[in-house]
Context: one part of a larger RNA
């Protein structure tokens, strides 16, 4: 000198764009953050009714989605990440191609009845529908040398579209393997029994000690194993001429986690943040028998801390889920609010004006010098802020704007300047007070009676809605 997710002190007019719990992955009141489909299904309710039915709503069955989006960085020194390659794999929805959709059956919710419980939530009996479930047939598929075995479907509409099943391919996604790279400590030198390899068996979508039985005795290590400490990794960011050093906030990719630990279920996909089960800690309810909960989602609260925001508006745009669609949902997102937290822009007037006014400060020969064109005074302008009004636009065939932006008019210099410094480094000097005191200080050092170094004043210097200080970093 640069730079910061900064904080602190003094000060503070406006706008644009960013950014804002770095600490306790501490605990959380309240609201919202994932639903949707009646064009899968039976029922119920309301309204209308030409009494045929129609419309709307929906608890339940069923489908798709809740594995995305959003948060956090605790753990992890690892094929976790980065990069380059690879083979033994899977993939719902989407696209393309090929083939098919035949025949039959039995249930379970809802509902009704009975009944248990304080509640949460159940139990029994009976009825019923489906694109829910099951069986048979067929089946280019799969297994097998072959014989042979195994293995699908769902209807609806006036129709189109759409939907169902099987196979092949694509796209996109995911799992797995390997080379290389990836912090510190040797005051950590030996580590390892599923350990290293083989065979049989099992398991997975898939290779493999992934698991298991048996057999062998291997495997790793000063090119640093093991152990310990620290840490999410990267694109990047900051700095630097570069090499390098530091760093990983925001944005983007990957990983990991979701009160702590463990487990599986469902599913194309999870061992699942707002799903389930068990254990634990904590909080809450209870009729004491038993139950409920998980903000590292958005706001917000307490706590910790030097320190970090609104319990806001809207689905208008972009994107996502569901739906044939209308549409519904969306604290993603778009916006507004708060904070000089950062960067950038603008303003706090402009021109004239010498009795060089007064005041203040200094010198002093008592007359000067500085503040200083500064003020007063005269003329002018109207950015921003303030008040009033208006229309197109950001948007697609149409409809639709939370918010933002644009234009016009009004008044009037009014509402808008501070902070640090002045011994040298280092730009900027005098007076007064103090008297090794009070104090200053980044370093050197100032202060013991004329202190440009302390304190005040006048003046000056630097920067300016900021200026200084502190912290860590190049």
């Nucleotide at each position: 000198g640069g730079a910061u997710g900064a904080a602190c002190g003094c000060u503070g007019g406006c706008g644009g764009c960013g950014u804002g719990c770095c600490u306790a992955a501490c605990a959380c009141a309240u609201g919202c953050a994932a639903g949707u489909c009646g064009a899968a299904c039976g029922g119920g309710a309301a309204u209308c009714u030409u009494c045929g039915g129609a419309u709307u709503c929906u608890a339940g069955u069923g489908g798709c989605g809740g594995a995305c989006g959003g948060g956090u960085g605790a753990g992890u020194a690892a094929c976790g990440c980065g990069u380059a390659a690879g083979a033994a794999u899977c993939u719902a929805a989407c696209u393309u191609c090929a083939g098919g959709a035949c025949g039959g059956g039995g249930a379970c919710a809802a509902c009704a009845g009975u009944u248990g419980g304080a509640a949460a939530c159940g139990a029994c009996u009976g009825c019923u529908a489906a694109u829910a479930c099951c069986c048979g047939a067929u089946g280019u598929g799969c297994c097998g040398c072959a014989a042979g075995g195994u293995g699908a479907a769902a209807a609806c509409u006036a129709a189109u579209u759409g939907g169902c099943c099987u196979g092949a391919a694509g796209a996109a996604g995911a799992g797995c393997u390997u080379g290389c790279g990836u912090c510190u400590g040797a005051u950590u030198a030996g580590c390892u029994a599923g350990u290293u390899g083989g065979u049989g068996g099992g398991g997975u979508a898939a290779g493999a000690g992934c698991c298991u039985a048996c057999c062998a005795a291997g495997g790793c290590g000063a090119c640093g194993a093991u152990c310990a400490g620290u840490a999410g990794c990267u694109g990047g960011u900051c700095u630097g001429a570069g090499a390098g050093g530091a760093u990983g906030a925001g944005c983007a990719g990957c990983c990991a986690c979701a009160c702590u630990g463990g487990g599986a279920c469902u599913g194309a996909g999870a061992c699942a943040c707002g799903g389930c089960c068990c254990a634990g800690a904590c909080u809450c309810c209870u009729a004491c028998g038993g139950g409920a909960g998980g903000c590292a989602g958005c706001a917000g609260u307490g706590g910790g801390g030097a320190a970090u925001u609104u319990u806001c508006c809207g689905c208008a745009a972009u994107g996502g889920g569901c739906g044939a669609a209308a549409g519904c949902c969306u604290g993603a997102c778009g916006g507004a609010g708060c904070g000089a937290u950062g960067c950038c822009g603008c303003g706090u007037g402009c021109g004239g004006g010498a009795u060089g006014a007064a005041g203040c400060a200094c010198c002093u020969u008592c007359g000067g010098u500085g503040u200083g064109u500064a003020a007063a005074c005269c003329g002018c302008u109207g950015u921003c802020a303030g008040g009033g009004g208006a229309u197109a636009g950001a948007a697609a065939c149409a409809c639709u704007g939370a918010u933002c932006a644009u234009c016009c008019c009004c008044a009037g210099a009014g509402g808008a300047a501070g902070g640090g410094g002045c011994g040298a480094c280092u730009a900027a000097c005098u007076c007064u007070g103090u008297g090794c005191c009070a104090g200053c200080a980044g370093u050197c050092g100032c202060g013991g009676u004329a202190a440009u170094a302390c304190a005040g004043a006048g003046g000056c210097c630097c920067c300016g809605a900021g200026c200084g200080u502190u912290a860590a970093u190049c």
This is a predicted structure of a 474-nucleotide part of an RNA (small-subunit ribosomal RNA, 5' domain) from an uncultured bacterium. RNAcentral holds the full RNA, with entries from ENA. The coordinates come from a structure-prediction model, not an experiment, and the mean pLDDT is 83.